[in-house]
This is a predicted structure of a 79-nucleotide RNA (c-di-GMP-I riboswitch aptamer) from an Alphaproteobacteria bacterium. It matches the Rfam family "c-di-GMP-I riboswitch aptamer". About the family: GEMM was predicted in a large-scale screen for bacterial structured RNA regulatory elements. Rfam links the family to the GO term cyclic-di-GMP binding. Of the family's consensus pairs, 91% are formed in the model.
RNA sequence: AUUCGAAAAUGGCAUACCGUCGGCGACGGCGGGACGCAAAGCCACCGGUCUGGUUGAACCAGAUAGCGGGGUUACCGGA
Numbered sequence: 001a002u003u004c005g006a007a008a009a010u011g012g013c014a015u016a017c018c019g020u021c022g023g024c025g026a027c028g029g030c031g032g033g034a035c036g037c038a039a040a041g042c043c044a045c046c047g048g049u050c051u052g053g054u055u056g057a058a059c060c061a062g063a064u065a066g067c068g069g070g071g072u073u074a075c076c077g078g079a
Stems, first nucleotide, its partner, number of pairs: 002079004012037002017032006035066001041072003045069003048064006
């Protein structure tokens, strides 16, 4: 440097749900709480899904990084 996550260690994150605050909403912040996670760190670039614009298409504006891909950075260990 590349690749992998079998067995470990030190640690990390936090689903549902509850409280509270913000948002028309998808959903988000904080606190509690742990279903799980080896990138469940970060980035809406591509696809998906979802929300708003009365409905469908199109389009516009958004949400989701814990839907997948991609980009990028990183701990421990193996090869």